[in-house]
Context: one part of a larger RNA
RNA sequence: CCCUUGUUUAGGAACUCGGCAAAAAAGCUAGACGUAACUUCGGGAUAUGUCUUCCCCUUCGCAAGAAGGGGCGCAGCUAACGUAGCUCUUGUGACUGUUUACCAAAAACACAGGUCCCUGCUAAAGCGCAAGCUGAUGUAUAGGGGCUGAUGCCUGGCCAGUGUCAGAACGUUAAAGGGAGGUGUCAACCGUCGCAAGAUGGAAGGCUCUGAACUGAAGCGCUGAUGAACGCCGGCGAUAACUAUAAUCGUCCUAAGGUAGCGAAAUUCCUUGUCGGGUGAGUUCCGACCUGCACGAAUGGCAUAACAACAAGAGAACUGUCUUAACAAGGGACCCG
Numbered sequence: 001c002c003c004u005u006g007u008u009u010a011g012g013a014a015c016u017c018g019g020c021a022a023a024a025a026a027g028c029u030a031g032a033c034g035u036a037a038c039u040u041c042g043g044g045a046u047a048u049g050u051c052u053u054c055c056c057c058u059u060c061g062c063a064a065g066a067a068g069g070g071g072c073g074c075a076g077c078u079a080a081c082g083u084a085g086c087u088c089u090u091g092u093g094a095c096u097g098u099u100u101a102c103c104a105a106a107a108a109c110a111c112a113g114g115u116c117c118c119u120g121c122u123a124a125a126g127c128g129c130a131a132g133c134u135g136a137u138g139u140a141u142a143g144g145g146g147c148u149g150a151u152g153c154c155u156g157g158c159c160a161g162u163g164u165c166a167g168a169a170c171g172u173u174a175a176a177g178g179g180a181g182g183u184g185u186c187a188a189c190c191g192u193c194g195c196a197a198g199a200u201g202g203a204a205g206g207c208u209c210u211g212a213a214c215u216g217a218a219g220c221g222c223u224g225a226u227g228a229a230c231g232c233c234g235g236c237g238a239u240a241a242c243u244a245u246a247a248u249c250g251u252c253c254u255a256a257g258g259u260a261g262c263g264a265a266a267u268u269c270c271u272u273g274u275c276g277g278g279u280g281a282g283u284u285c286c287g288a289c290c291u292g293c294a295c296g297a298a299u300g301g302c303a304u305a306a307c308a309a310c311a312a313g314a315g316a317a318c319u320g321u322c323u324u325a326a327c328a329a330g331g332g333a334c335c336c337g
Base pairs, nucleotide, nucleotide: 001332002331003330004329005328006327007326008325010323011322014321019318027083028082030052031051032050033049038043040150054071055070056069057068058067059066060065072076086315087314088313089312090311091310092308093307097109098108113148114147115146116145117144118143119142125134126133127132151303152302153301154300156233157232158231161230162229163226164225165224166223167222170221171220172219176215177214181210182209184207185206189202190201191200192199193198234252235251236250237249238248261295262292273289274288275287276286277285
């Protein structure tokens, strides 16, 4: 010097990103009393807090014990071992639960509840080439899928785009059917030439290669519905008898121009916004304001008791975290053997 512990004058978070670590507490699964805000009336709650605890005597009592009086000590559950520290405010998530085995336990996932879509049973959906199986030895109070996420109050406008559903008149449209017409080839047929053999041109029919009209489904176009479907929810100019502001007006664009509620927020760039509170001093925190760069309503909005090894701030208590370090014990390191 290092590790694990113990003790410490005065101060008591001045340490630090942060009371991390340590200390502490009243107790405790003993008794008695008493217990706030808030609340979903269950809780909160062991809230916070106060008293008793040993021995002797008396009274009451069957006893257990209760009440009263007295005694000793620093200390009496004869307190040793062991073993949650507490309070206030805010954010988030309702809750118990689940998770990155080995850097993340959370505000992430799940959840009960809500809602939408599909499914009438050989169900939908899923696995498999198939047989077959799950769903389910279930039957719409059932099963599958999506989103949201207890509860309370609510959940606004837009169907132009995309998606989905419904519709069927018209347009478009595949394979296929159809086969007008055409291509090639070719006779013992026809034409021409030749005395003839034959040459050459054409051509019925067959074969071959093609092929117009016409018929022809879904889909798409078309018509409508649909947002707890994917999503989206404006700009400029002017205006009131101080000023400022604009209930109001004009104009352009749009499918419609953000309603309630909330708001410098886990969202605010400018920004340590401004005001108030708390402090001697506060980029954090709490309460407001609204100028929302770029909140907003089941991609849920706003509240919310209870709960949380969650996140932020504050306080009492307590302490070697610190001012500022010291000493001690054990084990290392180090030296000698």
Overview: This is a predicted structure of a 337-nucleotide part of an RNA (large-subunit ribosomal RNA, domain IV) from a Candidatus Uhrbacteria bacterium. The coordinates come from a structure-prediction model, not an experiment, and the mean pLDDT is 81.